Background:
This is a predicted structure of a 132-nucleotide RNA (FMN riboswitch aptamer (RFN element)) from Neobacillus niacini. The source organism's lineage runs through Bacteria, Bacillota, Bacilli, Bacillaceae and Neobacillus. Rfam family: FMN riboswitch aptamer (RFN element). About the family: The RFN element is a highly conserved domain that is found frequently in the 5'-untranslated regions of prokaryotic mRNAs that encode for flavin mononucleotide (FMN) biosynthesis and transport proteins. It was read from a public genome assembly, where an Rfam model found it.
[in-house]
RNA sequence: AUCUAUCUUCGGGGCAGGGUGAAAUUCCCGAUCGGCGGUAUGGAGAGUAAUUCUCUGAGCCCGCGAGCCGUUAUGGCAGGAUUUGGUGCGAUUCCAAAGCCGACAGUAUAGUCUGGAUGGGAGAAGAUGGAG
Numbered sequence: 001a002u003c004u005a006u007c008u009u010c011g012g013g014g015c016a017g018g019g020u021g022a023a024a025u026u027c028c029c030g031a032u033c034g035g036c037g038g039u040a041u042g043g044a045g046a047g048u049a050a051u052u053c054u055c056u057g058a059g060c061c062c063g064c065g066a067g068c069c070g071u072u073a074u075g076g077c078a079g080g081a082u083u084u085g086g087u088g089c090g091a092u093u094c095c096a097a098a099g100c101c102g103a104c105a106g107u108a109u110a111g112u113c114u115g116g117a118u119g120g121g122a123g124a125a126g127a128u129g130g131a132g
Stems, first nucleotide, its partner, number of pairs: 002131009017029003031112002033102002035064004042056005059100002067077003082098005104115003
């Protein structure tokens, strides 16, 4: 280096401005948001340089988490969305453009309000001990 045990901390964002109406952040115009891991030809830094190293980089590519049911445990069900062009050996990830999606309950029909939730969790960072 690596493996292992215990513990600690962290771990989700968003309807401005209008229309209709008795009433809508729910309908209509418009606005706005994007968890975690993987992957990436881009970007930044280091280096004399390298087919080098480090950091960063996808809501719609592959998975995970959150929801409901159930078990001693393992689990099961449900679970949304992208194309075109350009560059390049190589891109559904870069650049440009135009689109699309978003649990359950409440309520004038909700990705954005209220609630379960000061919850849970994918995971991330660190500490201590042991093996080595």